[in-house]
Molecule: small-subunit ribosomal RNA
Organism: uncultured bacterium
RNA sequence: UCAGAAUGAACGCUGGCGGCAGGCUUAACACAUGCAAGUCGAACGCACCUUCGGGUGAGUGGCGAACGGGUGAGUAACACGUGGGAAUCUACCUUGAAGUACGGAAUAGUUUAGGGAAACUUAAAGUAAUACCGUAUGUGUCCGGAAGGAGAAAGAUUUUAUCGCUUCGAGAGGAGCCCGCGUCAGAUUAGCUAGUUGGUGAGGUAACGGCUCACCAAGGCGACGAUCUGUAGCUGAUCUGAGAGGAUGAUCAGCCACACUGGGACUGAGACACGGCCCAGACUCCUACGGGAGGCAGCAGUGGGGAAUAUUGGACAAUGGGCGCAAGCCUGAUCCAGCCAUGCCGCGUGAGUGAUGAAGGCCUUAGGGUUGUAAAGCUCUUUCAGCAGGGAAGAUAAUGACGGUACCUGCAAAAGAAGCCCCGGCUAACUUCGUGCCAGCAGCCGCGGUAAUACGAAGGGGGCUAGCGUUAUUCGGAAUUACUGGGCGUAAAGCGCGUGUAGGCGGUUUUCUAAGUUGGGGGUGAAAGCCCGGAGCUCAACUCCGGAAUGUCCUUCAAAACUAGAAGACUUAGAGUUCGAGAGAGGUGAGUGGAAUUCCUAGUGUAGAGGUGGAAUUCGUAGAUAUUAGGAGGAACACCAGUGGCGAAGGCGGCUCACUGGCUCGAUACUGACGCUGUAGCGCGAAAGCGUGGAGAGCAAACAGGAUUAGAUACCCUGGUAGUCCACGCCGUAAACGAUGAAUGCCAGUUGUUGGAUGAUUAAUCAUUCAGUGACGCAGUUAACGCUUUAAGCAUUCCGCCUGGGGAGUACGAUCGCAAGAUUAAAACUCAAAUGAAUUGACGGGGACCCGCACAAGCGGUGGAGCAUGUGGUUUAAUUCGAAGCAACGCGCAGAACCUUACCAACCCUUGACAUCCCGAUCGCGAUUUCCAGAGAUGGAUUUCUUCAGUUAGGCUGGAUCGGUGACAGGUGUUGCAUGGCUGUCGUCAGCUCGUGUCGUGAGAUGUUGGGUUAAGUCCCGCAACGAGCGCAACCCUCGCCUUUAGUUGCCAUCAUUCAGUUGGGAACUCUAAAGGGACUGCCAGUGAUAAGCUGGAGGAAGGUGGGGAUGACGUCAAGUCCUCAUGGCCCUUACGGGUUGGGCUACACACGUGCUACAAUGGUGGUGACAAUGAGAAGCAAUAGGGUGACCUGGAGCAAAUCUAUAAACGCCAUCUCAGUUCGGAUUGCACUCUGCAACUCGAGUGCAUGAAGUUGGAAUCGCUAGUAAUCGCGUAACAGCAUGACGCGGUGAAUACGUUCCCGGGUCUUGUACACACCGCCCGUCACACCAUGGGAGUUGAAUUUACCUGAAACUGGUGAGCUAACCGCAAGGAGGCAGCUGGCUAUGGUAGGUUCAGUGACUGGGGUG
Repeated sequence: UCAGAAUGAACGCUGGCGGCAGGCUUAACACAUGCAAGUCGAACGCACCUUCGGGUGAGUGGCGAACGGGUGAGUAACACGUGGGAAUCUACCUUGAAGUACGGAAUAGUUUAGGGAAACUUAAAGUAAUACCGUAUGUGUCCGGAAGGAGAAAGAUUUUAUCGCUUCGAGAGGAGCCCGCGUCAGAUUAGCUAGUUGGUGAGGUAACGGCUCACCAAGGCGACGAUCUGUAGCUGAUCUGAGAGGAUGAUCAGCCACACUGGGACUGAGACACGGCCCAGACUCCUACGGGAGGCAGCAGUGGGGAAUAUUGGACAAUGGGCGCAAGCCUGAUCCAGCCAUGCCGCGUGAGUGAUGAAGGCCUUAGGGUUGUAAAGCUCUUUCAGCAGGGAAGAUAAUGACGGUACCUGCAAAAGAAGCCCCGGCUAACUUCGUGCCAGCAGCCGCGGUAAUACGAAGGGGGCUAGCGUUAUUCGGAAUUACUGGGCGUAAAGCGCGUGUAGGCGGUUUUCUAAGUUGGGGGUGAAAGCCCGGAGCUCAACUCCGGAAUGUCCUUCAAAACUAGAAGACUUAGAGUUCGAGAGAGGUGAGUGGAAUUCCUAGUGUAGAGGUGGAAUUCGUAGAUAUUAGGAGGAACACCAGUGGCGAAGGCGGCUCACUGGCUCGAUACUGACGCUGUAGCGCGAAAGCGUGGAGAGCAAACAGGAUUAGAUACCCUGGUAGUCCACGCCGUAAACGAUGAAUGCCAGUUGUUGGAUGAUUAAUCAUUCAGUGACGCAGUUAACGCUUUAAGCAUUCCGCCUGGGGAGUACGAUCGCAAGAUUAAAACUCAAAUGAAUUGACGGGGACCCGCACAAGCGGUGGAGCAUGUGGUUUAAUUCGAAGCAACGCGCAGAACCUUACCAACCCUUGACAUCCCGAUCGCGAUUUCCAGAGAUGGAUUUCUUCAGUUAGGCUGGAUCGGUGACAGGUGUUGCAUGGCUGUCGUCAGCUCGUGUCGUGAGAUGUUGGGUUAAGUCCCGCAACGAGCGCAACCCUCGCCUUUAGUUGCCAUCAUUCAGUUGGGAACUCUAAAGGGACUGCCAGUGAUAAGCUGGAGGAAGGUGGGGAUGACGUCAAGUCCUCAUGGCCCUUACGGGUUGGGCUACACACGUGCUACAAUGGUGGUGACAAUGAGAAGCAAUAGGGUGACCUGGAGCAAAUCUAUAAACGCCAUCUCAGUUCGGAUUGCACUCUGCAACUCGAGUGCAUGAAGUUGGAAUCGCUAGUAAUCGCGUAACAGCAUGACGCGGUGAAUACGUUCCCGGGUCUUGUACACACCGCCCGUCACACCAUGGGAGUUGAAUUUACCUGAAACUGGUGAGCUAACCGCAAGGAGGCAGCUGGCUAUGGUAGGUUCAGUGACUGGGGUG
């Protein structure tokens, strides 16, 4: 990270039917239009109509409108859930008791007269009631201690049966109030509170209450988280999960809150009222500008927002509600329909048969395979959809929106009905083509740079299916917050240490209680949902019935083991006290000592001293250093000294004294759990640093100078200030480490050491035990390393801390501090890792051992000169291509004038220079002569020779040539990073592995390490290893000695012979070429371990692998080669193929590599005299003779070779030169020639004469070589017409040196460190520059929330007043009681002013961070 389940979902592609459900999650944003609450004439009057029965309309009046319906803004609260409680109200309904008598005054509608645009409204007149008021009565009711007092009504009608009305009880249902418990996050919110907490009294309420007021007291809440801030309707339940939990609160149901925003009351049984009223505010609309109207978070619907969510439908038929006596009316509640794959469930898109395994597609090794019984074809069926007919239940007499619906019957035809995603691993499913780090994919790892199972397409396959994928979100997996169920030595994580408050935990025993705990009963835990059992729709989804289940709940009864509480007990195992001893750098203060450094004074004494890797700065003739004596001052305490001691840690070290803390051992008595841990708090706390005042010898940040260095703000040196020291006060941090919190118990041992005690033998000693401090080690544990009675083991208690890396122990805030800073402590953003332990390699200017011409010791070179040759560069039409540190550069090339040749220019050919097949023509072909055009290829003409084979007698077959057609040929074109083969290199280095076993969780280890030894992983010994393989060695070739065999072309000792082994002869010798022998540490001595071996010796031609060669392990370098060859893919096809002529590969300011020749006397020149070997030879080697100064030419014996051919040179001897740019050196150039060859100009080699350059031994640097080697001298061969300083071979002459392994280079083994593994040419740090991103500070600025003080003070309520107004009652009247308007106080929404707090946005500039 993914696989699972889920969703009110959205998006993409697709879409047949039905049932059941669901459908603004966003703007509690604004709303056009219609509807959503009315009803009663059996309460009342009036007006109108009338079929005279009655009806209609606006009012008065009653009931309802507080239900039903919507939404989730607010609310962290008695709001909700659950369980209790007492001080209450209740219209309609049920039930009980009693009553229902007598009067009165108004008023709307209406009429008249006005005002206004409208909404509406003023005045007057007159009127009814179940509207309003009074009196009577009063069973019961209320007040009061009592006496006594207060207090009601309504009638209507179809006319005698109902509906009402009043008072008081009871009930049911509803509502209000109080309480226990439960209910999100933040402490970078720690203190909050003045009506606050309580009391007394009063008021108020339906009711208790600071609910309100007066007075009194000073309380109340909070670390068990108050207050503040943020977020949120709560629940039944829903999703997930094994569960515990986690997330959610759509639909359905219960409760709450709200109704444009804020405030307020009125009416009423009930509201502080969604479709009522008043006021204020914002917004919208009307207006005649004076004023008015409105509130879809009811149902539809509109705009807007948004990824996104439906019809301005039908009906009151059912269920329910309101009113009514009723008929009935109303009801966007509700019941239905419409739209949408939004979800769940069901069904269908056909079934059977059908192989020539059709066609087509795709792949292919071209054979085939696959799609695939799939299709076609044949035989059937008709679910769904379609058409037609019938036709419900839902209704109990009537009444059916749904609806001509569900359902039933009939008809026709396979007829109308399949898509989406995926196929590299996780994860089921593979190939081809296209593309070429592009286009793109991607949940994670990652894929794509020319052979992509990962991109795109196709074929095939896998999965699900009317859906399939993607996105978003939740749970799961994740034991990655761990209650179930994790950790902290090194991975993140033990506070630096102590003391101790709260808290948590706590020894033995007795009794009691019953809070926890356990059991039984009762109550409650709404319904729906989940689960179980049934039932109904054809099944299922869905619905219905019954059961079970659901809790930290309430209550009651009981138990008493454990925990807890209360009261005791303990001659006690924890803890402490007492007594006697003991050790100690434990602490504080005072005093004191010697050595040393430095300084001062004086003496002696003279030129240096000091310092370093080496120097210099520095001191010194003004007398240093050195030395002697005396003095001053400060700091630190050598030896003893020890993984010894003490302390809680930091830490503590000369000696003495005083005061003082803790610890250990032994012993008896005592106290009787007094204990352990420890948030907060308090104290201690190295070094550095800070403040004040001292002191200051040495040392020594900063600083200065001298060195080193590319630089050297360092390391080294000379100086030197803070500081280090003391007193007082701060700071409070360290790798404050055992990276290991404290305490208690238990669990093998061995061996040191410190302090005690006991016992034994005693001269040392030994044993036991307690307390410390070390090493090793069993069990156990751990990822491993490791730990292991001093645990990191087994357990218990308490505290602290951790949860990927970076950002960051940072920012902001707060606290502390004089400051430095400390403590507490995030986020945005970014990465897919970061980390631990161990393993194998590689590497190290790590260690040990060993080897090599690796160094050293030597000899000769290169680098300087001229030339040759190769390369780079440059040039060019082309200078063909490749090779690139060692391991490209005299390399491919064992040989470019043409050819070669691949390059360039020009001119030609197009089935082609070459191969196979087909068609036609000819019978040949081929060789040869001459001429013309042309640069040639080529084209045209021409002479001569020759006249194919088989045969079935057919141009039939084969063969050949020419012409044609297309398949194809052809390519030194590309990719050596697609390959084979071959090769280089480490390296002829001694290594590289396997089987079985053993060890380890594993990677791996062991073997292969160790001790010796060797050239060697060679051999021996040892060993948890025992064996084996590829390498090493040996076997092979050659050289060196001998023997045997053989004796020509080779040889010649003896005999003869010759100019000559020439000839005879010989077979001894040399030699040739075949087979053998010989060398093995075999023998002796020493050494070693009695081994392997090493050293020396003998014998031997040769001695310790005798010299040389061939032989190259596993692998490394994507080493080299597609231009040797082969070959995949790609590319060209009148050309990137083929042919020809000419040119180029040979250019030339320059740079490098490899060589040759020299610079000379160890030499040059001239003369003269010797000695080889390997090889080669017929288009060849060529003797000899002649010509030429010579290269060479002419003629040419011999030889297809141990027969013939080719002068070896250095060297020796004689002579000359005499140190010079020469008698050195030979470049360059001129003239004249020779040879090869079609051809010598570009561009060959050689000869003669003449010319006679640089160069006098070569800077830094660098190469080869250890014996027949280096050095030096010549000879031969391959390729080749010719061309050699190159390559490969051959012989001649023939040295020097190696002490040794410190160093350079390379390699091997072991070990060690590692942050490397593309492996040190690795990895990686920081600044600067650029781009982007988020973030902190910031003069400020903008907004929101909240709060304090003050001002303002709408409506309403309430108190006061009320001289104005006034129907009911009293009164004969005047008047009174009561009421109203008005005025006014209080309270208060909004608004304003000033200040504070918090949060957010933005901000020139600026700080660090992240990514590239």